Overview: RNAcentral holds the sequence, with entries from ENA. This is a predicted structure of a 72-nucleotide RNA (transfer RNA) from Candidatus Woesebacteria bacterium GWB1_43_5.

RNA sequence: GGGCACAUGGCUCAGUGGUAGAGCGUCGUCCUGAUAAGACGAAGGUCCUUGGUUCGAUCCCAAGUGUGCCCA
Numbered sequence: 001g002g003g004c005a006c007a008u009g010g011c012u013c014a015g016u017g018g019u020a021g022a023g024c025g026u027c028g029u030c031c032u033g034a035u036a037a038g039a040c041g042a043a044g045g046u047c048c049u050u051g052g053u054u055c056g057a058u059c060c061c062a063a064g065u066g067u068g069c070c071c072a
Stems, first nucleotide, its partner, number of pairs: 001071007010024004018055001026042005048064005
């Protein structure tokens, strides 16, 4: 220098055009003599940024940023 992939709660990941979800973690309540396990509930995300397409974008397009891999 060229090519490809990825970017979504604290972590790991789903979600392929119609109000954003799960597991783990955190907090509360129940249970227990007390803990662990278990049950129920809650909080927590401007979906990397900017523009475009669309009635509508996490999703499609372009550019940028970051990370990883391959080629030179």